The RNA shown here (transfer RNA) has 74 nucleotides and comes from a Bacteroidales bacterium. Rfam family: tRNA. Rfam classes the family as a transfer RNA. Its mean pLDDT, the model's own confidence on a scale to 100, is 80. The organism belongs to Bacteroidales, within Bacteria.
RNA sequence: GCCGACUUAGCUCAGCUGGUUAGAGCGUGUGAUUCAUAAUCACAAGGUCCCCGGUUCAAGCCCGGGAGUCGGUA
Numbered sequence: 001g002c003c004g005a006c007u008u009a010g011c012u013c014a015g016c017u018g019g020u021u022a023g024a025g026c027g028u029g030u031g032a033u034u035c036a037u038a039a040u041c042a043c044a045a046g047g048u049c050c051c052c053g054g055u056u057c058a059a060g061c062c063c064g065g066g067a068g069u070c071g072g073u074a
Base pairs, nucleotide, nucleotide: 001073002072003071004070005069006068007067010026011025012024013023019057028044029043030042031041032040050066051065052064053063054062
């Protein structure tokens, strides 16, 4: 240089064929429970869906460009 995959919550990741409110586990906070801690249970907070543009009534999802990470290849 070329080819491919990936980028969604603090972390690891779902999200189907474009549509109803963007989710799970872990973590964090609060409460319950306990003599206390852990564990368990309940609740809550936490998101520019990497960036810019386009298509569409409607985009995390489709299209174009850019950035980053990883892998392959000469």
The RNAcentral record of the sequence draws on ENA.